The RNA shown here (c-di-GMP-I riboswitch aptamer) has 75 nucleotides and comes from Sulfurimonas sp. The organism belongs to Sulfurimonas, within Bacteria. Model confidence (mean pLDDT): 83 of 100.
RNA sequence: AUUAGAAAAAGCCAACCUUGUUGCGAAGCAAGCUCGGAAAGUUAUGGAUCUCUCGCAGAUUGCCAGACUACCUAG
Numbered sequence: 001a002u003u004a005g006a007a008a009a010a011g012c013c014a015a016c017c018u019u020g021u022u023g024c025g026a027a028g029c030a031a032g033c034u035c036g037g038a039a040a041g042u043u044a045u046g047g048a049u050c051u052c053u054c055g056c057a058g059a060u061u062g063c064c065a066g067a068c069u070a071c072c073u074a075g
Base pairs, nucleotide, nucleotide: 002075003074004073005072012037013036017032018031019030020029021028022027035062041068042067043066045065046064047063048060049059050058051057052055
C1' cells in the first nucleotide's frame, strides 16, 4: 500500500420511544434509552421515498449505490 474479516481487545455511533425545543411540513437539535451497525465516519453525486409555499424549493441517507477518509486482526 492492498484484500478480507469483526464485536477477539480498545474505542466509535445510537434505532424505536419519552421530554424539551426549531420548522407550514417532511423532519432536525439536546438529554435519557440502547434496536442494531465493520464504516450506522464525511459528502449529498445518481436512484428511491416523503413534505409543502409545488420551485433550478426542502427532508431522509441507520433505503440502495458512488466518491473520500479511518482503528484492530489475518493474508